Predicted 3D model of a 100-nucleotide RNA (SAM riboswitch aptamer (S box leader)) from a Bacteroidota bacterium. The prediction has a mean pLDDT of 82. Its Rfam family is "SAM riboswitch aptamer (S box leader)". About the family: The SAM riboswitch is found upstream of a number of genes which code for proteins involved in methionine or cysteine biosynthesis in Gram-positive bacteria.
[in-house]
């Protein structure tokens, strides 16, 4: 960094440091000098691997603005009038767990 599988409408935040961007990619629409993102610290959330007969939550991850923030491409269904709404899929992404 290929690859295989699960999940992905629930759920959890203060603090210090820094100093302008972020929120994957286009559109949107939002977050941000009332300090965003980051990075420690600390609490927490969740149970994916370990442990545990299980319950639990001790231990590796992981997560803690908005559904993966929505849309984007395809199918069916409605309504209607050139773009709308529902659902399923796909594609892309993240996370565990395997793995060459």
């Nucleotide at each position: 960094a290929a690859c295989u599988u699960a999940u992905c409408g629930a759920g959890a935040a203060a603090g210090a440091c820094c100093g302008a961007g972020g929120g994957a990619u286009g559109g949107g629409c939002c977050c941000u000098a009332u300090g965003a993102c980051g990075u420690c610290u600390u609490a927490g959330c969740a149970a994916c691997c370990u442990g545990u007969a299980a319950g639990c939550a001790a231990g590796g991850u992981g997560c803690u603005a908005a559904c993966u923030c929505c849309c984007c491409u395809c199918u069916u269904g409605g309504a209607u009038a050139u773009g709308c709404c529902a659902a399923g899929a796909a594609c892309a992404g993240a996370u565990g767990a395997g793995g060459u």